[in-house]
RNA sequence: GUCAGAGUAGGAAAAGGCGCGUAAAGUGCCGGAGGAUGGGACGUUGCCUCCGGACGAAGGUGUAGCCGCGAUGCUUUUUCCGCAUCCGCUGCC
Numbered sequence: 001g002u003c004a005g006a007g008u009a010g011g012a013a014a015a016g017g018c019g020c021g022u023a024a025a026g027u028g029c030c031g032g033a034g035g036a037u038g039g040g041a042c043g044u045u046g047c048c049u050c051c052g053g054a055c056g057a058a059g060g061u062g063u064a065g066c067c068g069c070g071a072u073g074c075u076u077u078u079u080c081c082g083c084a085u086c087c088g089c090u091g092c093c
Base pairs, nucleotide, nucleotide: 001093003091004090005089010081011080012079013078014077015076016075017074018073019072020070021069022068029053030052031051032050033049034048035047039087040086041085043083059067060066061065
């Protein structure tokens, strides 16, 4: 130097566990601000936090904590997906 490859944030599916809400928070949608994001630099899709906006729901019961419901939160396991550019790393020549 050539070629090939790995690795982020995170995402999807299945199963398990513990919660929250059902007196409507959360999820999803729109806008704004900020932040973290392969080992380094830079940065985007994406992600997180906060603020604002619109929309919006399934309760039941033997009264016991159970059966439901919610694009509900966290977590465990398995499988799959996952950095544009430059440098670095691994392998081959």